[in-house]
RNA sequence: GAGUUUGAUCAUGGCUCAGGAUGAACGCUGGCGAGAUGCUUAACACAUGCAAGUCGUACGAGGGUUUUUAACUCAAGUGGCGAACGGGUGAGUAACACGUAAGAAUUUGCCCUUAGGAGGGGGACAACAGCGAGAAAUUGCUGUUAAUACCCCAUAUGCUUUCGAGUGAAAUGGAUUUUUCCGCCUAGAGAGAAGCUUGCGGCUGAUUAGCUUGUUGGUGAGGUAAUGGCUUACCAAGGCGACGAUCAGUAUCUGGUUUGAGAGGACGAUCAGACACACUGGAACUGAGACACGGUCCAGACUCCUGCGGGAGGCAGCAGUGGGGAAUUUUCCGCAAUGGGCGAAAGCCUGACGCAGCAAUCUCCCGUGAGGGAUGACUGCCUAUGGGUUGUAAACCUCUUUUUUCAGGGAGGAAUAAAUGACGUGUACCUGAAGAAUAAGCAUCGGCUUACUCCGUGCCAGCAGCCGCGGUAAUACGGGGGAAGCAAGUGUUAUCCGGAAUCUCUGGGCGUAAAGCGUAAGUAGGUGGUUUAGUAAGUCAACUGUUAAAUCUUGAAGCUCAACUUCAAAACCGCAGUAGCAACUAUUAGACUAGAGUAUAGUAGGGGUAAAGGGAAUUUCCAGUGGAGCGGUGAAAUGCGUAGAGAUUGGAAAGAACACCGACGCCGAAGGCACUCUACUGGGCUAUUACUGACUCUCAGACACGAGAGCUAGGGUAGCAAAUGCGAUUAGAUACCCCAGUAGUCCUAGCCGUCCACAAUGGAUACUAGAUGUUGAACAGAUCGACCUGUGCAGUGUCAAAGCUAACUCGUUAAGUAUCCCGCCUGGAAAGUAUGCUCGCAAGAGUGUAACUCAAAGGAAUUUACGAGGACCCGCACAAGCGGUGGACCAUGUGGUUUAAUUGUAUUUUACGUGAAAACCCUUAGAUGGUCUUGACAUCCAGAAAACUAUUCAGAAAUGAAUGGGUGCCUUAGAGAAUUCUUUGACAGGUGAUGCAUGGCUGUCGUCAGCUCGUGUUGUGAAAUGUUGGGUUAAGUCCCGCAACGAGCGCAACCCUUAUCCUUUCUUGCCAGCGACUCGGUCGGGAACUCAAAGGAGACUGCCGGUGAUAAACCGGAGGAAGGUGAGGAGGAAGUCAAGUCAUCAUGGCCCUUAUGCCCAGGGCUACACACGUGCUACAAUGGUGUAUACAGAGAGAGGCAAACUCGCGAGAGUAAGCAGUCCUCACAAAGUACAUCACAGUUCGGAUUGAAGUCUGCAACUCGACUUCAUGAAGUCGGAAUCGCUAGUAAUCGCGAAUAAGAAUGUCGCGGUGAAUACGUUCCCGGUCCUUGUACACACCGCCCGUCACCCCAUGGAAGUGGGUUGCAAAAGAAGUGGGUAGCUUAACCUUUUUUACGAGAGGAGAGCGCUUUCCACUUUGUGAUUCAUGACUGGGGUGAAGUCGUAACAAGGUAACC
Repeated sequence: GAGUUUGAUCAUGGCUCAGGAUGAACGCUGGCGAGAUGCUUAACACAUGCAAGUCGUACGAGGGUUUUUAACUCAAGUGGCGAACGGGUGAGUAACACGUAAGAAUUUGCCCUUAGGAGGGGGACAACAGCGAGAAAUUGCUGUUAAUACCCCAUAUGCUUUCGAGUGAAAUGGAUUUUUCCGCCUAGAGAGAAGCUUGCGGCUGAUUAGCUUGUUGGUGAGGUAAUGGCUUACCAAGGCGACGAUCAGUAUCUGGUUUGAGAGGACGAUCAGACACACUGGAACUGAGACACGGUCCAGACUCCUGCGGGAGGCAGCAGUGGGGAAUUUUCCGCAAUGGGCGAAAGCCUGACGCAGCAAUCUCCCGUGAGGGAUGACUGCCUAUGGGUUGUAAACCUCUUUUUUCAGGGAGGAAUAAAUGACGUGUACCUGAAGAAUAAGCAUCGGCUUACUCCGUGCCAGCAGCCGCGGUAAUACGGGGGAAGCAAGUGUUAUCCGGAAUCUCUGGGCGUAAAGCGUAAGUAGGUGGUUUAGUAAGUCAACUGUUAAAUCUUGAAGCUCAACUUCAAAACCGCAGUAGCAACUAUUAGACUAGAGUAUAGUAGGGGUAAAGGGAAUUUCCAGUGGAGCGGUGAAAUGCGUAGAGAUUGGAAAGAACACCGACGCCGAAGGCACUCUACUGGGCUAUUACUGACUCUCAGACACGAGAGCUAGGGUAGCAAAUGCGAUUAGAUACCCCAGUAGUCCUAGCCGUCCACAAUGGAUACUAGAUGUUGAACAGAUCGACCUGUGCAGUGUCAAAGCUAACUCGUUAAGUAUCCCGCCUGGAAAGUAUGCUCGCAAGAGUGUAACUCAAAGGAAUUUACGAGGACCCGCACAAGCGGUGGACCAUGUGGUUUAAUUGUAUUUUACGUGAAAACCCUUAGAUGGUCUUGACAUCCAGAAAACUAUUCAGAAAUGAAUGGGUGCCUUAGAGAAUUCUUUGACAGGUGAUGCAUGGCUGUCGUCAGCUCGUGUUGUGAAAUGUUGGGUUAAGUCCCGCAACGAGCGCAACCCUUAUCCUUUCUUGCCAGCGACUCGGUCGGGAACUCAAAGGAGACUGCCGGUGAUAAACCGGAGGAAGGUGAGGAGGAAGUCAAGUCAUCAUGGCCCUUAUGCCCAGGGCUACACACGUGCUACAAUGGUGUAUACAGAGAGAGGCAAACUCGCGAGAGUAAGCAGUCCUCACAAAGUACAUCACAGUUCGGAUUGAAGUCUGCAACUCGACUUCAUGAAGUCGGAAUCGCUAGUAAUCGCGAAUAAGAAUGUCGCGGUGAAUACGUUCCCGGUCCUUGUACACACCGCCCGUCACCCCAUGGAAGUGGGUUGCAAAAGAAGUGGGUAGCUUAACCUUUUUUACGAGAGGAGAGCGCUUUCCACUUUGUGAUUCAUGACUGGGGUGAAGUCGUAACAAGGUAACC
C1' cells in the first nucleotide's frame, strides 16, 4: 500500500496478501565453473580403522647389519617433556556463567632478562633371570642392575623470626671436531597464562509474597597460590524483598546474523572470544597447570568376552553404522603449505590443517547460438468462416565457437645453495582443429497481481493465501491452445522481521466503537510558585583510556568479471577517567507572598446523628342509621354480603409515609437527603484586615463510606407485595388482567460490598468570543422603603463563536489549548466462565485463564423497506343506497380422483366462461395399434423420366401391387426451366427440456402523481438540497417563500367519438310547401328539415360579487346547447414482481435422429364419491299465459344473406326474385301499451331429467352436436358464516347484432330501449401519495432472531482414584577418596646404639606404608508433604453442524417499553 464487516458511507477493529531472510525440507526439472555450507531431531547406541606422542645428545639390558678392537640401526623397560593445547558438543546453568568497566590479597612449566651457584656421600626399583597363580586381563615371591630416577650432609642472594636463631638447592650431568653447545639449582624482573573481588547490563510468571540459621556480621583458630563463613568454636541478631526476594518455567553468553527509514523486533548455524560438559553420579591422585574427552578409583545403567572363578569398554575427535527424523556428505589423499608436540638436530607424530569426493543447499559468473529469411508454409488452437494467432518462430542461406571433444604447450603456490607439490597420470592458463554441434524448465493467468480463450464436468469431481469459485454457456475445477513471470532453476511448506502507528520511547487511545476504579481522605512513589548565594549528582562541551579480530560502511588491490579474498580508512553511538561551564533539574543555606492554610465578621441550606411532637389518609375493631347488593374487568368470574356487606354517622386502635409549598430549585465526596420543634455536629460561600510562609497536586498497596435485594438475632407488621392459591384469557398461559396472600418493606445490633453505583465523561491548575435564565451572600447606584439597575465572586441550566470530533455532538461546568499524577484498553465468542488463592454464616464477592472456533463482532450517520408508531390527504376503501354471489337446477372452467390416455400452459390480488373469436374426423401437441427412414417440408451433387391422368385388386386407412392414356415449354440444338422417381450424404424435422440464458409482446402496482438529470451549494463521505415549508389542485396543478437556478420523462393539452350551431355537397337518403296517383316519398318536383361526410364556430374561470397574502385558487351568479377536465375513449413515467409466455413468433447453448421426427385408423382431451370459481334460469301477481298493437341502434352478407310463393303443428324442406349493399336480405325488436284469464298453490310459477318421434349440418352426430314436436314435470317458496359490483343516461331491467373457414353460446365483443336510489361524513376495514419517528430489517416483516430438547463430532472442567516426573522436610545408609585419630602389623637410605670385625646381623628412634577407626559424602532406602504431567467409570457446561421438535423472548410502542 491492497483485499475483506455495509444496499451504500465514514471511522473503529481484527484476519489476509504483496517484500526480505534461512544450516531448511518436499514436488517437477536439471548444462558448466568458482566460492561457501552441510544431524537444527536421540547429550540415542555404536562394529572397524585412524585422531598424542617424542627423545638413544638422560639410563641399563636385548636384537639386527657390516669390514666384527669399532660403527650404524631397531627399541620393550627406567627417566624427561608433552598429553590441561589442538579437535567435538551445548546436556546442565538465570549464575560474577557471559558482556563491559574497574580492582587487590595471588600463582605461573616452557620463553626473555639479571645475579649467584652446582661441594661431599648413599641406598634402591623396573627391565632381566628363576620359580609360581590365572581361561584371560593381570599378577605374586626370590635374586641382579644403571641414570638427568630417589635420598642424606654441607653451603646461601632467599624465606620465617619471639631478632637469640631457625629453615633451606643442585645432575661438575649429556654431546663434542677440544672449546663450544644443551641441560641442573636458587633468587629478582618481564612477557604471556591462570585464579579471585566489585559496579552496571541482558528472559517469563505475583493464579510464586515473604525468604534465610553458616544464614548476616565480629573475634580466635584452621585451610588455600591467594581474599573470604571457604571451614570450625564462641558472641551478636542480623541479611534479602513490590526498584519483585524466594519459588516455578525456559535458556549456554557475546562479537554478531536477519529484518526495519529509524527506534526496535527475532535469532545466537558456519567464523571468532568466553563458559560448561565428555556413558550417568561421586571422588581424589599426578602436575606449573586437571579434579583431566582418547588418565585413575568407586557406585549405577548398558554392551561385549569368559574355562562362570572373573574381566573389558565409553566416537558430544575424523570417516563410518544402526536408530530417530521432513532432513544433512567419503570408512578419500597428504603432511607439499600454515600451525602444534617432542628432539641439539636429522627427523617422527599430527582425521589440527591443506586438498579432493558427494549434494542446485546457498551466492556469483557464463552458456543453451548470431545475422538474414513472408507465399506470413505446414501443424495446432480460435473464428463473426472473411480471417486471426502460433510467427521471423520454423524450413532455407550466411556466420561464430563462449561451452563441448581432441591434440600441442604450460605456470605460480617452494620459504632453500640444492632437494621437497597431496591438490594434479599436467590444475589454472595459452595455441590449434572439429562442428550449431552437447545443453530449458517451473509455477501462474477471477480481484489483490503481470498474464484469456475453447472443450470437458454440472454444488459432482475438485480449487482456495483472503474474499470466494463449481447447482448445463465456469477467464476461479480438469485438459488443449495462447499469454505474462522467473530462469538452471521454479513452485509449495515451515519459521523470523516487515507491512502492524495492531503494546504506540520515537508513535495510539478510554462520552456512544475495547477502555475512568461507585466515592472520598491519605502512605510509599511521582510532581511542584517567586528570588539570592554556594555545590556540581543529572545535563552540556573538551581531552584521555578502552570498545579483540572478523563482520557492516567507504576507498583501493588480487583472482578474465563477479561472488570471494587482501590492504587501508572510518565506525564500533558503550563504559571509565581528567580538567571545565553553571542557564535548567537536583541539593545546601537564606529571603518572599500571588498557591495552600489559620484567625475575625456575616450568611444560605430536605448536610448528618439523637430525642420529642403533629394532622390528613388507609385498614381493623366497637356502636348507630339502613336494607341488597358491593367489588372488579375489554367482558367476566373467583371474592365480600340478610349471621346485615357496600354507603353513612360517631368513637377507639395500629403501623407506615409526610399532600399543597415544590421549582431542570437547595445541600452533600458519592450512595443519598423533604411534616414540625429541640440538642449536638461536618462542610461550603462572601467580606475585611492580620498571621504562617510552598506547608502544593495526584496517589499503587492498606483504610473508611457505600442504593436496593439478601443473611443473622430480637422486635414490629396499617398499606403494598416476590413465593403461593384461586378466577379469567389462551391452542397452551407455570405470564400479562382480577381476587386473596407469606417472606420482605419498618426499628435495634451486626454482616454483605454489588448496580445502566451514568454526565456511560478520574482528579488538580492555567488560558481561550459571547447571549440568556436561576440559587446564595456581598458591594455600588437610586429610593422614605420594599421593589429595581449595575459590578465582581461561588454554584446550577439553556443556546452558541473559534476549535475539536468518525459522526452524533462538546463548547469557560470542554469532549478546545497545555502541564502533572493515578486507573484502564488491545478482534468476536468461549467468559467475567474454569482452576488456584483471599474475603464471607450463606448467597456470593475480588483476582481471573486456556483449548476448540469464526472473519468478522461493534460505533456513528445515509437511503430504502417495514411498524398491532404519529400527522395530513386520496380512492365505490368504508359509510349511505340499489342489485347480486354464497342455498337449487343447469352451463362452463379448475383442483382432486380415475384412466392406456384423460396432451400441455396459467395458481393470492395479477390462475380458474384464461390462452381457446368455439376438441364428433381434422384441429391434436397425449395413449394404443399399424406404416416410413434424406424423410410430410427446404437447398445441393448424380442418374432416369415430360408433367399429369384413368381404372382394377388387397387393406381400417396410411400404403402396396397391377394395367392403361399422355410425349409438353424454350433453345445458340450442347443445353435450360418446372415437376416426378431412384441413389448417396451434407442435412431436414422436433408443440422435446430450460421464460432462472434471451428478444418481442403482455399483466400488475396504476391513469397512482410521481421518477430523474445538469450546473451550483452543503457534508470527509454515502448522500442532501432542488422535490421540503405555507396555501391550492383531479394532478410535483398553480402561487408564495426558500441555496438554489433550470431542464427532461410523466400530469394537462394536442387525437377519436358524443352534445349545439353554421357553411358546402351527393343519392340509394329526406318530404316543409305545390301537384298527381295504384295512397306506398310511389311519381312530378323541392334543397327547407332529418341523415350522411368534409370544413369551421363554440367554453377560456373569459365576465360579475364574495373569501384569500392585493397571489394561486375556491364559493356563488349571469349569459349559454354545454361551466369549471362538459361526457366517454385511446394514450400507461422511472421502475417493481428472476410476474406470464421457448405451445403465436424469433432465438443461444443442450437433447432425439430406423426416433422425442413423419403418415394413418379408431379411441382420449367430453371420465366422476367430491371441492372451488364464473355464469344462466328460477323460486313468481311490479308476475305467468293468450290475443291485439307501438317505438330502435349498430352490424353482417357470395362456397353468402335470402324476400315472396308452396308444403310441414314445428325445427325445416322445395322452388326462387333482389343484393358485393344508406337501394336487397338477415329483420317480427323486446320490455312497453290495450283487453282477457290465473288468485298464492310447488301452482297456468319453475323448467331440470327422461321416453318417443323428428329436422339440419357434415364422409361420419355411438362414445360426443344444435334444434323441433308430443309426453314427462326434479330441485327450488329469496338463500348461514362470509363476500362482489355500482355515483347518472350510471346501477337495474329489456331485447338486437357480430366474430369464431360446415354445424355447434347461458361465454366474449358491440348496440340501442326503459331508467332509479344514495353519499351525513372520513372514527373504523383495505390500498395508496407525502412528511416525521423507531429499527438488531436490506432476499428488506412471508424480515430478523432466542432458549430448552433430540442426533453426530470436537476441545475442555470436575471426579472415587491410578501411573509417572521434579522437589522440600525428617531419618536410614554409607563405596571410593581427602583429612583426623591410632592399641596392631610392616619398613633399604637418616640418627643413636649393641655385637662382631663382618661391610654383615640385631635393638631403639625419626619418618613412611598397610590395617583398624572416625568426619564429610555419591548410589540406594523409608516416612510424610508440595508441585507438575498423563490417565479415569461417571458427570458439567461450551463450540460447530442438514430444510429436526416445542414455543416466540428480543429488534417497530415487537404487540406487557427494554435493560441491570
The prediction has a mean pLDDT of 84.
Predicted 3D model of a 1460-nucleotide RNA (small-subunit ribosomal RNA) from an uncultured marine eukaryote.
Its Rfam family is "Bacterial small subunit ribosomal RNA". Gene Ontology terms of the family: structural constituent of ribosome and ribosome.